This is a predicted structure of a 72-nucleotide RNA (transfer RNA) from a bacterium.
It matches the Rfam family "tRNA". Gene Ontology term of the family: triplet codon-amino acid adaptor activity.
It was read from a public genome assembly.
RNA sequence: CGGGCCAUAGCGCAGAGGUAGCGCGCUUGCAUGGGGUGCAAGAGGCCGUGGGUUCAAAUCCCACUGGCCCGA
Numbered sequence: 001c002g003g004g005c006c007a008u009a010g011c012g013c014a015g016a017g018g019u020a021g022c023g024c025g026c027u028u029g030c031a032u033g034g035g036g037u038g039c040a041a042g043a044g045g046c047c048g049u050g051g052g053u054u055c056a057a058a059u060c061c062c063a064c065u066g067g068c069c070c071g072a
Base pairs, nucleotide, nucleotide: 001071002070003069004068005067006066007065010024011023012022013021018055026042027041028040029039030038031037048064049063050062051061052060
């Protein structure tokens, strides 16, 4: 310098056009003398940043930022 992949909840990941879900973790309640464990309920992210396309974008396009990989 050229190319590819990735960026979504505290952590690990799904979601590929119709305003986002799973596991673990966290909070509350119940069961236990307590812990662990089980059951029930709940909080938490507007999706790396900016722009474009569209009636509508996490999703498609462009640029940038960060990480990883390949080539020179």
The coordinates come from a structure-prediction model, not an experiment, and the mean pLDDT is 82.